Predicted 3D model of a 153-nucleotide RNA (c-di-AMP riboswitch aptamer (ydaO/yuaA leader)) from Anaerolinea sp.
NCBI's taxonomy places the organism under Bacteria, Anaerolineae, Anaerolineales, Anaerolineaceae, Anaerolinea.
Of the family's consensus pairs, 92% are formed in the model.
Model confidence (mean pLDDT): 78 of 100.
It was read from a public genome assembly, where an Rfam model found it.
[in-house]
RNA sequence: CGGUCGAUCCAGCCGAGCUCCCGGACCUUCCCGCGAAGGGCCGGGAGGCGGGGGACCCACCACAGUUGGGGUGUAUUGCGUACCGCGCUGCGCAUAGGCGACUUCCGACGCCGAACCCGUCAGCUUACCCCGCAGGCUCUCGGGAGGCUUCGU
Numbered sequence: 001c002g003g004u005c006g007a008u009c010c011a012g013c014c015g016a017g018c019u020c021c022c023g024g025a026c027c028u029u030c031c032c033g034c035g036a037a038g039g040g041c042c043g044g045g046a047g048g049c050g051g052g053g054g055a056c057c058c059a060c061c062a063c064a065g066u067u068g069g070g071g072u073g074u075a076u077u078g079c080g081u082a083c084c085g086c087g088c089u090g091c092g093c094a095u096a097g098g099c100g101a102c103u104u105c106c107g108a109c110g111c112c113g114a115a116c117c118c119g120u121c122a123g124c125u126u127a128c129c130c131c132g133c134a135g136g137c138u139c140u141c142g143g144g145a146g147g148c149u150u151c152g153u
Base pairs, nucleotide, nucleotide: 011138012137013136014135018047019046020045021044022043023042024041026039027038028037029036030035048133049132050131051130052129053128058123068121069118070117071116072115077094078093079092080091081090082089097112098111099110100109102146103145104144105143106142107141108140
């Protein structure tokens, strides 16, 4: 000087994935010691946010279709191509839709357009019941309106 690992701190993005209380073990720092402070994790509880099931009424209601049907999510749909053929397969192009540092509108630019779950079963749905509060990342701009903060007068 560089790399790696660990701890802590600041400002943020996608997302429901946040806040507080109690307890437990652990880690770091301080301390002669008793102990103190901070940190995330585990368990219990409260608030809040997100999702599912679930009546009358309404809706649906010939049969068949098991690659049936349904759920979370922006992630839906189409065309072409590869394989003898086929496709819940691969690839390419597009597309409904979604995202990009206060909110919103207009414009431009960029990006995503996945993945997983239930298990033959679920329309809506008051009461009621159940589940989740993760994970992954690091900087778009211009104009109109509004808001917040700071500084000056």